Predicted 3D model of a 73-nucleotide RNA (transfer RNA) from a Bifidobacteriaceae bacterium. Its mean pLDDT, the model's own confidence on a scale to 100, is 80. Rfam family: tRNA. Rfam classes the family as a transfer RNA.
RNA sequence: GCCCCCAUCGUCUAGCGGUCUAGGAUUCCGCCCUUUCACGGCGGCGGCACGGGUUCGAACCCCGUUGGGGGUA
Numbered sequence: 001g002c003c004c005c006c007a008u009c010g011u012c013u014a015g016c017g018g019u020c021u022a023g024g025a026u027u028c029c030g031c032c033c034u035u036u037c038a039c040g041g042c043g044g045c046g047g048c049a050c051g052g053g054u055u056c057g058a059a060c061c062c063c064g065u066u067g068g069g070g071g072u073a
Stems, first nucleotide, its partner, number of pairs: 001072007010026004018056001028044005049065005
C1' cells in the first nucleotide's frame, strides 16, 4: 500500500428498516430492609464514533473520515 472485521450507557452486551423518545447485566446515586455493614428489594442517572447519502421512515442500508483488530508482499 491492498483486503477483511469491529465501534451502542463508566464497563459488558441485545437490537435480522417501523411496535426504539434503544432493552438487559454491572458500576454509581437515592430509598426500603438491618443495631451497622454486607446480602436482598425498589427506583434513578447514563449510550448508537464523526460527516454525508438512500428511504415515507436508519443504531440497522450505501459512501467517506477517525480509532481499534486481523491478513497479505